[in-house]
């Protein structure tokens, strides 16, 4: 110097799933007024619902075979669900660091 396992760090790329409703709050229109309609990317409930942060369980499967590692399946505790933001398995591409190999 190559090359390969691991963890880290920047960049890139990255799916699913509420156009719903209750209250409240604002804003607009009406209107003598209580009110009615209506619009929010604002707030709170409830009910759907989603899996690719983390988390939990099974197990193919491996291993140094006492016991252990072990999913992108399943679960839905956490988290998300109009757009945007922000998270985001994993996949390139750089780059540190640390182990190995000829």
């Nucleotide at each position: 110097g190559g090359c390969g396992g691991c963890a880290g760090c920047g960049c890139g790329g990255g799916a699913g799933a509420g156009u719903g409703g209750u209250g409240g709050u604002u804003g607009g229109a009406u209107a003598g007024a209580u009110g009615u309609c209506u619009g929010g990317c604002c707030c709170u409930c409830a009910c759907g619902c989603c899996g690719a942060a983390g988390g939990a369980g099974c197990a193919a499967c491996c291993g140094c075979c006492c016991c252990g590692g072990a999913a992108u399946c399943u679960c839905u505790c956490a988290g998300g669900c109009c757009a945007c933001a922000a998270a985001g398995a994993c996949c390139g591409c750089g780059u540190u660091g640390u182990c190995g190999c000829a």